Notes
This is a predicted structure of a 1418-nucleotide RNA (small-subunit ribosomal RNA) from an uncultured bacterium.
[in-house]
């Protein structure tokens, strides 16, 4: 321990008791009698039972529906009642008539009822008496009662008793106690989208009524009463002590326990009674259920159990009155679902156990592993011990006090009766209960789970999974290495519990009383005036309301707290204390506030005199300009735009001159100038009028400040009525622009703009800053007034009221504010509480309307916002650079071919690279091989590595089968070292460990590389500034190719980058001269450094020199530097290269290599043959060759550089048209060879044509390489002779020895370049310049971007879903008003009927009842 259905309830129990109030009944027992010895009668006692009567059923027990006050809490009050109980006083006399029960008869199914007759009482009614009672016109009047039981000596007796006594009753009255009723103050939830409510309403008088005050009720009179300090209405709710939480203040709550209230199926009503409008009473109505013979009846678990139902959810139809308490009774006792116990539920709190010690071989197993080990873990096992709890068997308190019997004593009494009290002995009462507790026995035996382990938050690994499955309180995990999912091992935390969910408080200063804010984050009303309210100058005095202090009463108990005590401890129980911060009464204090009285002048105001001003209203006046009209002059255009067109104009425009009309606005002055409360106000004059300010005096005497409601003013637009209308101009029309253009531009043009009157009431109505007061460094301007000084001025100084700029302290999140505060304080008002929904809906108020004002919720998100920071970005700004543009030269894009890619195809067309930064890229070279792909054929410790075992040297000739791998047979060989055991290398076979993988993941990685970009940047230390992110340095002024340098500077320095150092090239010098060179000397040749020689030159390769803005002039800040010049081979980094900061792109690469993880293991490994990577409708990239005459072809002639060469380069010579062949000198190279460079130059030819251009394609014939040129090589010759006549949009490279053009070489390589990497030859044009395109650097600015503009983001539409508003209506609930009807009941009336007590001789009366009727009423 039903929080939900105050939903409905079967069954049992929960309130009875008294025979000592009464009449009956009379089981049973005893005695006696009759006696037919088992029946009847009498007497006594008497269980029991219905009835009359008394007391109790108003307590106890349940529930929280209603109730926002008829309630509760606290503190008070007076006009009351109170059974039983206590105390006191007095009494208890004498009569009478009935009715139940009972009997008979009758009705009804029943419930129950009717009639007649009999009867008792502590039932009922008179009479008497009566007070301290009640009423009173103060004379008086009225009003009671009941007996019963025990005992008893005299006396009396109708033998019942009287009488006496005791006890219990009864009556009247007073007082107390207890309980109850009423009244008052204060407190007591939310809503103003509830602002007015009220007719018995508020009060009075009189009466009635009640226990009692009272409009509680009635009549009359008056017109009151309540309300922004929240009435009325609506919603919700029992209140409190307390409980939970919190440092507290508070917030939430009202289970158990205790106090109060309300209710008892729903609504109404009274009766009885001390007490009820009554949970287990009555009447009526209603709903529901049950019984019925259909006529009529019965019922009320929100008592205890229990049932159904509802629900996430809450127990036994138990035992006992042994204890405590209650009712009745004299008592025994009876009753008691109150209560005491037990049962169920780990729901909570507390305690205990599930073992303890020892035990390393650190067992096995599990898990992990870097394979060594680690961990589980002294944990287990083993050994030694203990036995709480549970089990079994014994023992065994306390809860018990009473009561009864028998004595004793006392009180009472006439009494040693009786009764009561006290006391002694005996007897004897336990539901729980197999109690608590104790002992014995035996066995470690029977007893551990749950959550969590990414951070918050204590605790980590493996496997599985692969944005799936799932987790999640918030942040967030999961897309193949998940400490986050699932499992496991391990760990952490709690522990008979542990987690989850729901709820409350806290943290939350996040509703801020303690304790917040409002310039920009949410938040100052658009601005005044002013009501209520709040607050208020100096001083004297009174008072003591607030305030402060003391005392008293109260603040129930329980609980909390403290200290003791009792259960073995604790929870728990118990005693005492403290506390209960409150309320009330009372006594004091009087500083401050309030209130009363008085005084003052500093606040406020008045008077006098000045001053400035677009302050307001009305009337009048003026000139310039636009437009229009008339006329003159005049002619072809005007106008307009980026450019145009629409438009106007030969019917005369525009332009120009003259005259006129009309409306609107007032240039210059003009100013962070003036005035006004704000909105706002600008030509001039006049009239009326508000405010401000200054100076000096006088006066009033706090008259003040703020201001909810209220009220007035209030830009523009808009509305109404009537005017006016020049210009401008929403709407509208046309022309342009555009993809469109309901826009921006142009031409027109209506409302409107203007005036008068009346509405509207809003704006970024902004200083995004409410009003008032006081105080708090300065400096500079400006407007108005006043004063002083002198040097009398365009002077200086002081002061006051405004209005600006800067700035200190201080404040601020920062930005910023800073005497005009956003500082320091005070007074008052308004407003805010996450974003969206939404300033919206509904309702109210206002408005002619438009609309305004007041103002939500559902739902939804985890943010929205402010200020500042760093970046990035901008069709922002400034400065600067780059073949970036421009200026040029040559290309690509068109053709054919080569090559790469996409796509397609295929058995396979292996894989990778994909904007710049993939695409002649990996590939510096695919016929086989390569090769990774496909088909087929084979192998399985394997093609390759290590270890072990066995055998054999290794190896090799040949034959057969096969496409080959391979298989079989066969020949030769038997080696090296040796300690003679064997060993080393190699081969074959075997076993298993393992090998192997170009299989996957470049998004797990290392390494390497690309790119921004050879751009000039990227950072650090210390210091300083900032709350911080960060800043400063690195910005600024110059300058540079450069963050290069100089200067300045809260910075000073430093690092990585730049530059330099390195290589190469350009000039010179020195040294050395072979294979290189040859000027001079000599020899020789047809000729050649061929030879002697030389060391000059060239060259080679070593070392040096040289260039540094060093010098001069100018410019510049006297700097850095720049410009020009001299000299010099070279001039301002001389040219070129190598060299690539911090970083970006999850850039590229697992197929170079390495490597984690995963995967395959008779295959995803290995071998072989053949094929494929070479396909071909097509698309793209990169190239080559061309389209020709600056050319092609033919002939002749000249000049390089740099490389390579022994599996090589190969000369002379010979052969072939040629590719090439034969052959081989020389050369391991400054020696020989490749190796004739080509363009160029000279001469010839071609004559603009698809050609003597171009060479594709195809046919034929060959050469070379190579096992092998079919798929699929290169080259040669002969023949063929395609497209192509300079290329659309677009696009690329290049700034000088460059572009363009010409050839040469090399790597790879058997062979196979139009590619790549190098080399030299010839050798230009152009750059005004930085507006634009692209990229980049620095500074600055804006930003709602930070995946950073390839960003972010808005709205419609389509579909689905959710929530809300409206909606023709419809159903229900609650409520106001009006009306109809009116049960039961109470009260009034009563002419009908009935009637025992009293009066009366009687008739009758009085009184009562029934009925009827009236009022109120569900």
């Nucleotide at each position: 321990g039903c929080c939900u259905a105050a939903c409905a309830c079967a069954u049992g129990c929960a309130a009875g008791u008294c025979g000592a109030a009464c009449g009956a009944u009379g089981a049973u027992u005893a005695a006696g009698a009759g006696c037919u010895u088992g029946c009847u009668c009498u007497u006594a006692a008497g269980a029991u039972u219905a009835g009359u009567g008394g007391c109790g059923g108003a307590c106890g027990g349940g529930u929280g529906a209603g109730u926002a006050a008829u309630g509760u809490a606290u503190a008070g009050g007076g006009a009351u009642c109170u059974g039983c109980c206590u105390g006191u006083u007095a009494g208890u006399g004498g009569g009478g008539g009935a009715c139940a029960a009972c009997a008979g008869c009758c009705g009804g199914a029943a419930a129950c009822g009717g009639c007649u007759g009999c009867u008792a009482a502590u039932a009922c009614c008179g009479c008497a008496u009566a007070c301290g009672c009640u009423c009173u016109a103060c004379g008086g009047a009225g009003g009671a009662a009941a007996g019963u039981g025990g005992g008893g000596g005299a006396c009396c007796c109708u033998c019942g008793g009287g009488c006496c006594u005791c006890a219990c009753g009864c009556u009247a009255a007073c007082a107390g106690a207890u309980g109850a009723a009423c009244c008052u103050a204060u407190a007591u939830u939310g809503g103003a989208u509830u602002a007015g409510c009220u007719a018995g309403u508020u009060g009075g008088u009189a009466g009635g009524g009640u226990a009692a005050a009272g409009g509680c009720c009635u009549a009359c009179c008056a017109a009151g009463g309540c309300g922004a300090c929240g009435a009325u209405c609506c919603a919700u709710a029992g209140c409190u002590g307390g409980u939970c939480u919190g440092a507290g203040a508070g917030g939430a709550u009202g289970a158990u326990c205790a106090g109060c209230c309300a209710c008892a199926c729903u609504g109404g009503g009274a009766c009885u009674g001390a007490g009820a409008c009554a949970c287990g009473g009555c009447c009526c109505a209603g709903a529901c259920u049950c019984c019925u013979a259909c006529g009529g009846g019965a019922g009320g678990c929100a008592g205890c159990a229990g049932u159904g139902g509802g629900g996430a959810a809450u127990a036994u139809u138990g035992c006992g009155c042994a204890a405590u308490g209650g009712a009745c009774g004299a008592a025994a006792g009876u009753c008691u679902g109150a209560c005491g116990c037990a049962g169920c539920c780990a729901u909570g709190c507390c305690g205990c156990g599930u073992g303890u010690g020892u035990g390393a071989a650190g067992a096995a197993g599990g898990c992990c592993u870097u394979a060594g080990g680690g961990u589980u873990g002294u944990a287990a096992a083993g050994c030694a011990c203990u036995u709480u709890c549970a089990a079994u068997g014994g023992g065994g308190a306390g809860g018990a006090a009473a009561g009864g019997u028998u004595g004793u004593a006392a009180a009472u009494u006439a009494a040693u009766a009786c009764u009561u009290u006290a006391u002694a002995a005996c007897u004897g009462u336990g539901a729980c209960g197999u109690u608590a507790c104790c002992c014995a026995u035996a066995c470690a035996a029977g007893a551990a789970g749950c959550a969590c382990c990414g951070g918050c938050u204590a605790a980590c690994u493996c496997c599985g999974u692969g944005c799936c499955a799932g987790c999640a309180g918030c942040c967030g995990c999961g897309g193949u290495a998940a400490u986050a999912c699932g499992g496991a091992g391990g760990g952490u935390g709690c522990a008979a519990g542990c987690g989850u969910u729901a709820a409350u408080c806290g943290g939350a200063a996040u509703u801020a009383c303690u304790g917040g804010g409002c310039g920009u984050a949410a938040a100052g009303c658009g601005c005044g005036c002013g009501u209520a309210g709040g607050c208020g100058g100096a001083u004297u005095u009174g008072u003591c309301a607030g305030u402060c202090a003391g005392a008293u009463g109260u603040g129930a108990a329980a609980g909390c707290c403290c200290u003791g005590g009792g259960c073995u401890c604790a929870a728990c129980c118990u005693a005492a204390g403290a506390a209960u911060u409150g309320c009330a009464u009372u006594u004091g204090a009087u500083a401050c506030u309030g209130c009363g009285a008085g005084u003052c002048u500093a606040g406020a105001g008045u008077a006098u005199g000045g001053u400035a001003g677009a302050g307001g209203u009305g009337a009048g006046u003026g000139g310039a300009a636009u437009u229009c009209c008339a006329g003159g002059u005049g002619u072809a255009g005007c106008g307009g735009u980026g450019a145009a067109a629409u438009g106007c104009g030969u019917a005369g425009a525009u332009a120009u001159c003259u005259g006129g009309a009309g409306g609107a606005a007032c240039a210059u002055c003009a100013g962070u100038g003036g005035c006004g409360a704000a909105g706002g106000c600008g030509a001039c004059u006049c009239a009326c009028u508000g405010g401000a300010u200054c100076a000096a005096u006088a006066c009033u005497g706090a008259c003040g400040c703020u201001g909810a409601g209220g009220u007035g003013c209030g830009a523009a637009a808009g509305c109404g009525u009537g005017g006016g209308g020049a210009g401008c101009a929403a709407a509208c029309a046309g022309g342009a622009u555009u993809a469109g253009a309901u826009a921006c531009c142009c031409u027109g043009g209506u409302a409107g703009u203007c005036c008068a009157c009346g509405c509207c009431g809003u704006a970024a109505a902004c200083g995004a800053u409410g009003u008032c007061u006081a105080c708090u460094a300065g400096c500079c301007g400006u407007u108005g007034g006043g004063g002083a000084a002198c040097u009398u001025g365009a002077u200086u100084c002081c002061u006051u009221a405004g209005u600006g700029g800067c700035g200190c302290a201080g404040c601020u999140a920062a930005c910023g504010c800073a005497c005009u505060a956003a500082g320091u304080a005070g007074a008052c008002c308004g407003c805010c509480u996450g974003g969206g929904g939404a300033g919206u809906a509904c309702g109210g108020c206002c408005g002619c309307a438009a609309g305004g004002u007041u103002a939500a919720a559902a739902c939804u998100c985890a943010a929205a916002u402010g200020a500042a920071u760093u970046g990035a970005c901008g069709g922002g700004g400034g400065c600067c650079c780059g073949c970036a543009c421009a200026a040029g030269c040559g290309g690509u894009g068109g053709a054919g071919c080569a090559u790469g890619u996409g796509g397609u195809u295929u058995a396979a067309u292996u894989c990778g690279a994909u904007g710049c930064a993939a695409c002649g890229c990996g590939a510096a070279g695919a016929a086989c091989c390569u090769u990774a792909c496909c088909a087929g054929g084979u192998c399985u410790u394997g093609a390759c590595a290590u270890c072990c075992c066995g055998a054999g040297a290794a190896g090799u000739c040949g034959c057969u089968a096969g496409a080959g791998a391979u298989a079989g047979c066969u020949u030769c060989g038997u080696g090296c070292c040796u300690u003679c055991g064997g060993g080393a290398a190699c081969u074959c076979g075997g076993u298993g460990a393992c090998a192997g993988g170009u299989g996957c993941u470049g998004c797990a990685u290392g390494g390497c590389u690309g790119u921004c970009g050879u751009c000039a940047g990227c950072u650090c230390g210390u210091g300083u500034c900032g709350u911080g992110a960060g800043a400063u340095g690195u910005u600024g002024g110059g300058u540079u190719a450069a963050g290069u340098c100089c200067c300045g500077u809260a910075a000073c320095g430093a690092g990585c980058g730049c530059a330099a150092c390195c290589c190469u090239u350009g000039u010179c010098c020195u040294u050395u001269g072979u294979u290189g060179c040859c000027a001079g000397c000599g020899c020789g040749u047809a000729a050649u450094g061929g030879c002697g020689g030389g060391a000059a030159c060239u060259c080679a390769a070593a070392g040096g020199a040289g260039a540094c803005u060093g010098c001069c002039g100018g410019u510049g800040a006297c700097a850095a530097a720049c410009c020009g010049g001299a000299g010099g081979a070279a001039g301002g980094u001389g040219g070129g290269g190598a060299c690539g900061a911090c970083g970006u792109c999850a850039a590229g690469u697992c197929a170079u290599c390495a490597u984690g993880g995963c995967c395959c293991u008779u295959a995803c490994g290995a071998c072989c043959u053949g094929g494929g990577c070479u396909a071909c409708a097509c698309a793209c990239g990169u190239g080559c060759u061309a389209c020709a005459a600056u050319g092609g072809c033919c002939g002749g002639u000249a000049c390089a550089g740099a490389g390579g060469g022994c599996u090589g380069c190969a000369a002379u010579a010979c052969c072939g048209c040629g590719a090439g062949g034969u052959g081989g000198a020389g050369c391991c190279a400054a020696u020989c060879c490749c190796u004739u460079a080509a363009a160029a130059c000279c001469g010839g030819u071609c004559g603009u044509a698809g050609u003597c251009c171009g060479g594709a394609u195809u046919g034929g014939a060959g050469u070379c390489u190579g096992c092998a040129a079919c798929u699929c090589g290169a080259c040669u010759c002969c023949a063929u002779g395609a497209a192509g006549u300079c290329g659309g949009a677009a696009u690329c490279g290049c700034u000088a020895g460059u572009a363009a053009u010409c050839g040469c070489g090399a790597a790879u390589c058997a062979g196979a370049a139009u590619g790549u990497c190098g080399c030299g030859g010839u050798g230009a044009a152009u750059a005004c310049g930085u507006u634009c395109c692209c990229g980049g650097g620095c500074c600055u600015u804006g930003u709602a971007c930070a995946c950073a503009c390839c960003g972010c983001c808005c709205g419609u539409c389509a579909c689905a879903c959710c929530a809300u508003g409206g909606g023709a209506g419809u159903g229900g609930a609650u409520u106001g008003c009006a009306c109809c009807a009116g049960a039961a009941g109470u009260g009034g009336u009563u002419a009908g009927c009935c009637u025992a007590a009293c009066c009366g001789u009687a008739a009758g009366g009085g009184g009562g009842g029934c009925g009827a009727u009236c009022a109120c009423c569900a």
Its mean pLDDT, the model's own confidence on a scale to 100, is 85.